[in-house]
RNA sequence: GGUCCUGUCGCCUAGUGGCUAAGGCAUCAUCCUUACAAGAUGACGAUCGAUGGUUCGAGUCCAUCCGGGAUCA
Numbered sequence: 001g002g003u004c005c006u007g008u009c010g011c012c013u014a015g016u017g018g019c020u021a022a023g024g025c026a027u028c029a030u031c032c033u034u035a036c037a038a039g040a041u042g043a044c045g046a047u048c049g050a051u052g053g054u055u056c057g058a059g060u061c062c063a064u065c066c067g068g069g070a071u072c073a
Base pairs, nucleotide, nucleotide: 001072002071003070004069005068006067007066010025011024012023013022018056027043028042029041030040031039049065050064051063052062053061
């Protein structure tokens, strides 16, 4: 350099173009315990890599760029 895959809370994932982007772990608070762990309840947290485009409507489709990965040379 060519081709292909991928990017969604701090981490790991889900999400048929259509109502407020769902869940697990972690964190915090309360309960439980003499205390810790485990457990229970609740809370917090992503406008979806960036900029444009298509569409009545985009996390999802398209283009370019950026990051990561695979492969060919």